The RNA shown here (transfer RNA) has 71 nucleotides and comes from a Bacilli bacterium. Its Rfam family is "tRNA". The coordinates come from a structure-prediction model, not an experiment, and the mean pLDDT is 81. Taxonomically the source falls in Bacilli (Bacteria, Bacillati, Bacillota).
[in-house]
RNA sequence: GGGGCCUUAGCCAAGUGGUAAGGCAAGGGACUGCAACUCCCUCAGCACCGGUUCAAAUCCGGUAGGCCCCU
Numbered sequence: 001g002g003g004g005c006c007u008u009a010g011c012c013a014a015g016u017g018g019u020a021a022g023g024c025a026a027g028g029g030a031c032u033g034c035a036a037c038u039c040c041c042u043c044a045g046c047a048c049c050g051g052u053u054c055a056a057a058u059c060c061g062g063u064a065g066g067c068c069c070c071u
Stems, first nucleotide, its partner, number of pairs: 001070007010024003018054001026042005047063005
């Protein structure tokens, strides 16, 4: 220098155009004599900037970071 893949919550991770599942952790509550266990509730708008679309985490372009391959 060229090519490929990845980036979603504090962590792991699903979702592949119709408005973001689940688990762990955290906070609040119920239960208990106090706890533990168990149960209920709460917590993201998708690395960033643009574009396409009625509608974008999802498609397109660029940027940044990470991993791998070729030279």